[in-house]
Context: one part of a larger RNA
Molecule: small-subunit ribosomal RNA, central domain
Organism: uncultured bacterium
RNA sequence: CUGGGCGUAAAGCGCGUGUAGGUGGUUUUGUAAGUAGGGCGUGAAAGCUCCUGGCUCAACUGGGAGAGGCCGUUCUAAACUGCAGAACUAGAGGAUGGUAGAGGGAGGUGGAAUUCCAGGUGUAGCGGUGGAAUGCGCAGAUAUCUGGAGGAACACCAGUGGCGAAAGCGGCCUCCUGGACCAUUCCUGACACUCAGACGCGAAAGCUAGGGUAGCAAACAGGAUUAGAUACCCUGGUAGUCCUAGCCCUAAACGAUGAAUACUAGGUGUUGGAGGAUUCACUCCUUCAGCGUCGUAGCUAACGCGUUAAGUAUUCCACCUGGAAAGUACGGUCGCAAGGCUGAAACUC
Numbered sequence: 001c002u003g004g005g006c007g008u009a010a011a012g013c014g015c016g017u018g019u020a021g022g023u024g025g026u027u028u029u030g031u032a033a034g035u036a037g038g039g040c041g042u043g044a045a046a047g048c049u050c051c052u053g054g055c056u057c058a059a060c061u062g063g064g065a066g067a068g069g070c071c072g073u074u075c076u077a078a079a080c081u082g083c084a085g086a087a088c089u090a091g092a093g094g095a096u097g098g099u100a101g102a103g104g105g106a107g108g109u110g111g112a113a114u115u116c117c118a119g120g121u122g123u124a125g126c127g128g129u130g131g132a133a134u135g136c137g138c139a140g141a142u143a144u145c146u147g148g149a150g151g152a153a154c155a156c157c158a159g160u161g162g163c164g165a166a167a168g169c170g171g172c173c174u175c176c177u178g179g180a181c182c183a184u185u186c187c188u189g190a191c192a193c194u195c196a197g198a199c200g201c202g203a204a205a206g207c208u209a210g211g212g213u214a215g216c217a218a219a220c221a222g223g224a225u226u227a228g229a230u231a232c233c234c235u236g237g238u239a240g241u242c243c244u245a246g247c248c249c250u251a252a253a254c255g256a257u258g259a260a261u262a263c264u265a266g267g268u269g270u271u272g273g274a275g276g277a278u279u280c281a282c283u284c285c286u287u288c289a290g291c292g293u294c295g296u297a298g299c300u301a302a303c304g305c306g307u308u309a310a311g312u313a314u315u316c317c318a319c320c321u322g323g324a325a326a327g328u329a330c331g332g333u334c335g336c337a338a339g340g341c342u343g344a345a346a347c348u349c
Base pairs, nucleotide, nucleotide: 003321004320005319007303008302012317014201015200016199017198021194022193023192025088026087027086028085029084030083031082033081034080035077036076037075039074040072041070042069049064050063051062053060091191092188093187094186095184096183097182098181099180103177104176105175106174107173108172109171110154115149116148117147118146119145120144121143125136126135162169163168206247207246208245209244210243211242215241216240220236221235222234223233258316259315260314261313262312263311266294267293268292269291270290271289272288273287274286275285276284277283298305299304322349323348331342332341333340334339
């Protein structure tokens, strides 16, 4: 390389937008590049192989066959692919009318709770633990009442619920804004799928500058525990957690399962529509879209998957190729740094 693979054995990029490229719906006309068949030409000689001559054989001589194929202003075919033209509506998109939603951004606002401050009542404890101690408290704590300050998070509703490409998103109100679904079947007429590079988004922690800091809390300090205790437990406590602007770009970024399309038993729960039965409601039926659960065929090494496939097929991309060395070294590149991305070999089993 071919082949075989990629849920758990090595292997699906964290997720999207999308260029080149690859692939591409239905009908028809033409073309003849691919494709298919044939003719002509070519594939030197020698060799191989068959026949003949030669001679006791061999060497050697003459003739034929065969030959992977290759070439073209050549002939023919036109189903399929391509190309060109015309048309279509089942893919895709748009229009119109609705629906649900913690989808995103900005601004405003509310109550509960913790802490702190001021004041009132009140007196000796509080706190904490397995038990204690450090700690707080007669300079009046804890408890309780009133008032105030400030920051962060939003109990109940809340759900195997919803939305989002993923990361993720949860008090309430307003503004701006993205997507999805349903119905009508009105319009465009293949406008599609995938996507190397590229570009964008990307939890937490971390970084830079400026703010903010109630609670929590790496580091750190103290008290315990212990043989020791650089821990687990306790009392404190700084970065950080929060906001603005800019970086970082990694996660068991997981469904450990790439995207798209078609087909292939059913049962049941649930969310959002539409239609119908019913006078309404309850309830039931049908259908579309989504989220679960069980399960048939089939698949699988098994576990299990099973119309949300890991089934049956097609297209495109990423990735794997024994373990360890190693996601290391070196080089390159990105980054303020931390480090990221790319990514070996010797030696060894």